[in-house]
Context: one part of a larger RNA
């Protein structure tokens, strides 16, 4: 020096990205005990007090009162929550990246869509067979949501699903009009033409599923939800009026927010002083309603912001101890 541990004048968080580490609370008994709230709960809130040891008395005894001793000190040693306000997120307990993340991420009860009638729908397997389930739609599978309360708007135009069947376009297939080689034979003097029936090779029309085009239906499917210009007797806005485009122009209720780019927005509250934090405001660069929206008691080795306490984190350092370095052997 480091490591581990023990003590500290005064002051307490001035440290520091943050009170990170440490201190501090602690155990039984009496008292008392708030907003809020799902009436369970929150609660060990929170704040107080008491505890050792003799001797009456009561009492079966744990113990209780009274009175009286002693120490700095009575849960006499060890061992045993710090609290409190405010917000966010995710209802909760629960699971997770075995060895860098435990969380707002998964999961979860709830709710909805959907598929499925049993020899199930869906999976595994070439099959046989399995599992679904020795189940039967109050059942299984898939997908989303994520307790609870109050809600979940508007668009089917584009994907996608479903359902139709009039009309288009449509394969292999059927069909098989015709066309080509070939040649018996038959014209020519020849060279060569023409050419029936067979075989070959190609093939027009016609018929031909589903599927696309069509036609509906469907958003707790996948998504999507404008923009100029004007106008009110101060000013400024603009309940309203015009256009333009659209499937349809974002309702409720949040909102500088785990979304706010200008931004440390602007007001107010808390500081002597607040880029965070709370409570408005709304100009929402770009929240918004099961990719849910709002809110919310309880819960959280979660995040954020403030106070009590309380301390060596500091001001700002010192001093022990035990191991180790160093030094001699």
């Nucleotide at each position: 020096u480091c490591a581990u541990g023990g003590c500290u004048a005064a002051g307490g968080a001035a440290c520091u990205c943050g009170g990170c580490a440490a201190a501090a609370u602690g155990g039984c008994c009496c008292c008392g005990u708030a907003a809020c709230u799902u009436c369970g709960g929150g609660a060990g809130a929170a704040g107080g007090g008491g505890c050792g040891c003799c001797a009456a008395u009561g009492g079966c005894a744990a113990c209780a009162u009274u009175g009286g001793c002693c120490g700095c000190a009575g849960u006499g040693a060890a061992a045993a929550g710090g609290c409190c306000c405010a917000g966010g997120c995710g209802a909760c307990u629960g699971u997770u990246u075995a060895a860098c993340a435990a969380a707002a991420a998964c999961a979860c009860a709830u709710g909805g869509c959907u598929u499925u009638g049993c020899a199930a729908a869906a999976u595994c397997g070439a099959a046989a067979g399995a599992u679904g389930a020795g189940g039967u739609a109050u059942a299984a599978g898939g997908c989303c949501u994520g307790a609870c309360a109050c809600c979940u708007g508007c668009c089917c135009g584009g994907u996608g699903c479903u359902g139709g069947a009039a009309g288009g376009u449509u394969a292999a297939g059927a069909g098989g009009g015709g066309a080509u080689g070939u040649u018996a034979g038959u014209c020519g003097c020849a060279a060569g033409g023409c050419g029936a029936a067979g075989c070959a090779u190609u093939g027009a029309a016609u018929c031909g599923a589903a599927g696309c085009c069509c036609c509906a239906g469907u958003a707790a499917a996948c998504g999507g939800c404008g923009g100029c210009c004007g106008u009110a007797a101060c000013u400024a806005u603009a309940a309203c009026g015009g256009u333009c485009c659209u499937a349809a122009g974002g309702u409720a209720g949040c909102g500088a927010a785990a979304u706010u780019c200008c931004u440390u927005g602007u007001c107010g509250g808390g500081u002597a002083a607040g880029u965070u934090c709370c409570g408005a405001c709304c100009u929402g660069c770009a929240c918004g309603a099961a990719u849910g929206g709002u809110g919310u008691a309880a819960c959280g080795a979660u995040c954020u912001g403030g106070g009590c306490g309380c301390u060596g984190u500091c001001u700002c350092a010192g001093c022990c101890a035990u191991g180790a370095g160093c030094u001699c052997g």
Predicted 3D model of a 329-nucleotide part of an RNA (large-subunit ribosomal RNA, domain IV) from a wastewater metagenome. The full RNA is in RNAcentral, with records from SILVA. Model confidence (mean pLDDT): 88 of 100. It matches the Rfam family "Bacterial large subunit ribosomal RNA".